[in-house]
RNA sequence: GUCUCCUUCGUCUAGUGGUUAGGACAACGGGUUUUCAUCCCGUCAACGCGGGUUCGAUCCCCGCAGGAGAUG
Numbered sequence: 001g002u003c004u005c006c007u008u009c010g011u012c013u014a015g016u017g018g019u020u021a022g023g024a025c026a027a028c029g030g031g032u033u034u035u036c037a038u039c040c041c042g043u044c045a046a047c048g049c050g051g052g053u054u055c056g057a058u059c060c061c062c063g064c065a066g067g068a069g070a071u072g
Stems, first nucleotide, its partner, number of pairs: 001071007010025004018055001027043005048064005
């Protein structure tokens, strides 16, 4: 240089055009417990950036950024 793949709550991850963007762990609050832990309930929190297609985009297309791999 060329090609391919990935980017979603703090972390890991699900989600093939119309979802309340879901789950686990973490954090926070409460319950239980003499206390801690466990357990139970709840809360918080996310689609990398910019365009395009579409009535409608996390999803499809293009570019950019970051990361990974293959090849020369």
The RNA shown here (transfer RNA) has 72 nucleotides and comes from an uncultured Spirochaetaceae bacterium.
It was read from a public genome assembly.
It matches the Rfam family "tRNA". Rfam classes the family as a transfer RNA. About the family: Transfer RNA (tRNA) molecules are approximately 80 nucleotides in length.